Annotation:
The prediction has a mean pLDDT of 81. The RNA shown here (transfer RNA) has 72 nucleotides and comes from a Minisyncoccota bacterium. Its Rfam family is "tRNA". It is annotated as a transfer RNA. Gene Ontology term of the family: triplet codon-amino acid adaptor activity. Taxonomically the source falls in Minisyncoccota (Bacteria, Bacillati).
RNA sequence: GCCCCGCUAACUCAACGGUAGAGUAACGGCCUUUUAAGCCGGUGGUUGUAGGUUCAAAUCCUACGCGGGGCA
Numbered sequence: 001g002c003c004c005c006g007c008u009a010a011c012u013c014a015a016c017g018g019u020a021g022a023g024u025a026a027c028g029g030c031c032u033u034u035u036a037a038g039c040c041g042g043u044g045g046u047u048g049u050a051g052g053u054u055c056a057a058a059u060c061c062u063a064c065g066c067g068g069g070g071c072a
Base pairs, nucleotide, nucleotide: 001071002070003069004068005067006066007065010024011023012022013021018055027041028040029039030038048064049063050062051061052060
C1' cells in the first nucleotide's frame, strides 16, 4: 500500500429498510435475624464519526477513525 471482518446499554451479544432488544452488572422491591444466593420489577442508547439515498436507515452507498486478520 491492497483486501476481508468487526464497532449497538457499564460488559457480552441480538435486531427483513418500518416503535432498538436479551443476558449479566448496577438500582428498587420480596425473601432471610443479617449478608450472600433465589424471585419480581422497571431504569439505562448520539447504533464509532461525517455525509448521501429513501416517506422512513443500526440496516443500503461513500469517506474517515479505531480494533483484528490476510497478502505484498